The RNA shown here (transfer RNA) has 75 nucleotides and comes from a Nitrososphaerales archaeon. The same sequence occurs in records of 2 taxa. The RNAcentral record of the sequence draws on ENA.

RNA sequence: GCCGGGGUAGCUCAGCCUGGUUAGAGCGCCAGUCCUCCAAUCUGGAGGUCGCGGGAUCGAAUCCCGUCCCCGGCA
Numbered sequence: 001g002c003c004g005g006g007g008u009a010g011c012u013c014a015g016c017c018u019g020g021u022u023a024g025a026g027c028g029c030c031a032g033u034c035c036u037c038c039a040a041u042c043u044g045g046a047g048g049u050c051g052c053g054g055g056a057u058c059g060a061a062u063c064c065c066g067u068c069c070c071c072g073g074c075a
Stems, first nucleotide, its partner, number of pairs: 001074007010027004020058001029045004051067005
């Protein structure tokens, strides 16, 4: 330099192809429940500029362009 995959909650990821209700799950965190206590269980809650910038669109995590970073392959 070229090709492919990836970046969404603190962590691991789904959703993207096929645009449309309020962006979700598990773990973790906080509170409650329970218990002699802890853990576990159960209930509730907080937490997101969807890597960044721009474009098209009534409407973008999703489409288009640019760009940064990570992983793998080729050279």

Its Rfam family is "tRNA". By type it is a transfer RNA.